Predicted 3D model of a 75-nucleotide RNA (c-di-GMP-I riboswitch aptamer) from an Actinomycetota bacterium. Its mean pLDDT, the model's own confidence on a scale to 100, is 89.
RNA sequence: CCACGAUAAGGGCGAACCCGUCGCGAGGCGGGGGCGCAAAGCCAGGGGUCUCGAAGAGACGGCCCAGCUACCGAA
Numbered sequence: 001c002c003a004c005g006a007u008a009a010g011g012g013c014g015a016a017c018c019c020g021u022c023g024c025g026a027g028g029c030g031g032g033g034g035c036g037c038a039a040a041g042c043c044a045g046g047g048g049u050c051u052c053g054a055a056g057a058g059a060c061g062g063c064c065c066a067g068c069u070a071c072c073g074a075a
Stems, first nucleotide, its partner, number of pairs: 004073002012037002017032006035062001041068002045065003048060005
């Protein structure tokens, strides 16, 4: 360095649910919470699911793949 990921260390993220707020909605954001996560960091390019809908326009990165970036170091 590449791969890999522990009953390691220090930290990180934050499911359901509740409150506030924005949105027609899927959902977003903030707070509480803590099921889990070694990329549960970023990205909507491919697939998938979902919403409004006439066309079409959107949501989800904690569904999978691709791409980019990153802490630690036992076997």